[in-house]
RNA sequence: GCUCUCUGGAGAAUCCCGUAAAGGGUGCCGAAGGUGUAAGCAGACGGAAGGGUCUGUGAAUCUCUCAGGCAAAAGGACAGUGAGA
Repeated sequence: GCUCUCUGGAGAAUCCCGUAAAGGGUGCCGAAGGUGUAAGCAGACGGAAGGGUCUGUGAAUCUCUCAGGCAAAAGGACAGUGAGA
């Protein structure tokens, strides 16, 4: 590091249309998952050299809001407890 048990664990409309279900609309949230990004590293171009340009790689609680979510429940990044291969 992985799996399981237990504990803690944030944000945002119990909005509107629809008899209801399905479905749709508007406004929001970021902490399942996913996207993007620095330094650095690698390669290429080019150069006398210093520098430069391009491509790839490259982290987050940052960013986007695709997915997901906006009473409770469930879920939940992350942290801790115990156990297992």